[in-house]
Context: one part of a larger RNA
RNA sequence: CUGGGCGUAAAGCGCGUGUAGGCGGGCAGGAAAGUCAGGUGUGAAAUCCCUGGGCUCAACCUAGGAACUGCAUCUGAAACUUCUUGUCUAGAGUGUCGGAGAGGGAAGCGGAAUUCCUGGUGUAGAGGUGAAAUUCGUAGAUCUCAGGAGGAACACCGGUGGCGAAGGCGGCUUCCUGGACGACUACUGACGCUGAGACGCGAAAGUGUGGGGAGCAAACAGGAUUAGAUACCCUGGUAGUCCACACCGUAAACGAUGAGUGCUAGAUGUCUCGGGUAUUGACCCCUGAGGUGUCGUAGCUAACGCGUUAAGCACUCCGCCUGGGAACUACGGCCGCAAGGCUAAAACUC
Numbered sequence: 001c002u003g004g005g006c007g008u009a010a011a012g013c014g015c016g017u018g019u020a021g022g023c024g025g026g027c028a029g030g031a032a033a034g035u036c037a038g039g040u041g042u043g044a045a046a047u048c049c050c051u052g053g054g055c056u057c058a059a060c061c062u063a064g065g066a067a068c069u070g071c072a073u074c075u076g077a078a079a080c081u082u083c084u085u086g087u088c089u090a091g092a093g094u095g096u097c098g099g100a101g102a103g104g105g106a107a108g109c110g111g112a113a114u115u116c117c118u119g120g121u122g123u124a125g126a127g128g129u130g131a132a133a134u135u136c137g138u139a140g141a142u143c144u145c146a147g148g149a150g151g152a153a154c155a156c157c158g159g160u161g162g163c164g165a166a167g168g169c170g171g172c173u174u175c176c177u178g179g180a181c182g183a184c185u186a187c188u189g190a191c192g193c194u195g196a197g198a199c200g201c202g203a204a205a206g207u208g209u210g211g212g213g214a215g216c217a218a219a220c221a222g223g224a225u226u227a228g229a230u231a232c233c234c235u236g237g238u239a240g241u242c243c244a245c246a247c248c249g250u251a252a253a254c255g256a257u258g259a260g261u262g263c264u265a266g267a268u269g270u271c272u273c274g275g276g277u278a279u280u281g282a283c284c285c286c287u288g289a290g291g292u293g294u295c296g297u298a299g300c301u302a303a304c305g306c307g308u309u310a311a312g313c314a315c316u317c318c319g320c321c322u323g324g325g326a327a328c329u330a331c332g333g334c335c336g337c338a339a340g341g342c343u344a345a346a347a348c349u350c
Stems, first nucleotide, its partner, number of pairs: 003322004007304002012318001014201004021194003025088007033081002035077008049065006091191001092188003095184004103177007110154001115149006125136002162169002206247006215241002220236004258317006266295011299306002323350003332343004
C1' cells in the first nucleotide's frame, strides 16, 4: 500500500465561486508514451526450488539445472487509455419568444395595533394572580372621544404554496439587478464534471463608532411562592432588539443524507409553463417538461425506514471516520479590538 464505512451506531466541510490536480461523449485517420507479444544483453556468488552426490541417516556440505517475476535495447501489434489531425451533435453553452416567484439592493408610501403627549367627558378605583402583593390613581387613573408624536412589525390572503447555493426571504409602489423554468430547435461544437489550497457569502448572540429607542427584554430591583428560591409567576427595568458603516464566522448552519451523470414498477395531491380535445369561457378529460408532497414495487437496511427528490444499481471527483473518557481540551501556529474561532495532541484511565 491493499480493508470497511459516513440518515439515526464514529464519520458529509454551513453554503457557493473556482486554481492546481483527478476524471471525461460519437465517428474516422495518424503516432506508439502506457499496454501486449517475441528476440538479444544483463539480472555476481551464496540462499530458495528440482535432480543427483558426500559425511552410517539427518541437520550440514557439494555438482548440475531451473529460477532470479527486474532493467536496458531491438522488432512487432494497435483493441483500450494517452497524444495528434479532421469531423459530428445526444453533454454543455448561446440565441428568439414567453409566463411564474416573500430571490437580492435602494428610495418612497400605507393602514391596524402598542406606548407616550395635549384636550374633552367622567369618578373611584385600576392593574395583576392559583390567590396576592409590589405598582398606578382624588395632583383625577382605568374606561371613553378627538387631535398629535415616535418607533417597530406587516393581521386577513397564507397553503407538507413560492423563491434562493446556503444562511434566509412576506404590507404597497417605483427604479436597479441575479437565477431557474417552458416553447422554438436557429447557432457554437465536448467548450464538460469534481475540486486540495484560495477567495466570497454566511441565523442568532456578541464587539467598535455614530444615530435611534414604541413594544419586548438578558443583567438588575422589588413583590410573591418556598424549608430555602440567586428560578418558574407578578410589577418595574438597562444593555440589546432597529438604522448606517466596520468586525465576529459560529449553530440541532438538519433532509442530522457532499456534488455530478446514467439506469431501475406504479398510484395520488399540489405549484409553474406547454400541447391536444372541448367550450361563449373558466373547468372536466388525455398528454409533455420542470419543481414540491404523500403512499408504494423491485431492491436496499441491524432495524427504524429509504424507495425515479433512493438510503436501489453503477461510475467520477472531493470531504470525513477508525473504542469511551481526558478533549469541540493543552501547547504551538494562524485569525480577531475583545469575546473567542480554526487547526489539534499526550500522560493517565476504563